Predicted 3D model of a 108-nucleotide RNA (SAM riboswitch aptamer (S box leader)). The sequence was found by an Rfam model in a public genome assembly. Its Rfam family is "SAM riboswitch aptamer (S box leader)". From the family's description: The SAM riboswitch is found upstream of a number of genes which code for proteins involved in methionine or cysteine biosynthesis in Gram-positive bacteria.
RNA sequence: GCUUUAUCAAGAGUGACCGAGGGAACAGGCCCUGUGACGUCCGGCAACCUGCUUUUUUUUGCAAGGUGCUAAUUCCUGCGGACAGUUUUUUUGUCCGAAAGAUGAGGU
Numbered sequence: 001g002c003u004u005u006a007u008c009a010a011g012a013g014u015g016a017c018c019g020a021g022g023g024a025a026c027a028g029g030c031c032c033u034g035u036g037a038c039g040u041c042c043g044g045c046a047a048c049c050u051g052c053u054u055u056u057u058u059u060u061g062c063a064a065g066g067u068g069c070u071a072a073u074u075c076c077u078g079c080g081g082a083c084a085g086u087u088u089u090u091u092u093g094u095c096c097g098a099a100a101g102a103u104g105a106g107g108u
Base pairs, nucleotide, nucleotide: 001108002107003106004105005104006103007102008101013042015041016040017039021032022031023030026078027077028076029075043070044069045068048066049065050063051062052061074100079097080096081095082094083093084092085091
């Protein structure tokens, strides 16, 4: 890199350093940011893998070693469908699904 699978509405700082953009990519929105964002460190959150415990087929609890995460649902929309409203070419909203993406675990 490709692929399989699970999850993606909850949670997490009035800290230190740094110094200009940042919110994955493209487009359109909407936001964050010198009252210091992004990033790094520390702290924290969670519990996928893991260890222990319990159960014996799948369960329960504890810990936190490997990851991960720590503005906004994965910030929202983009493709398809259902429903509702508006109407004259349309357009708006809600919901469901897909695609894309992120993270874990496995395969190649």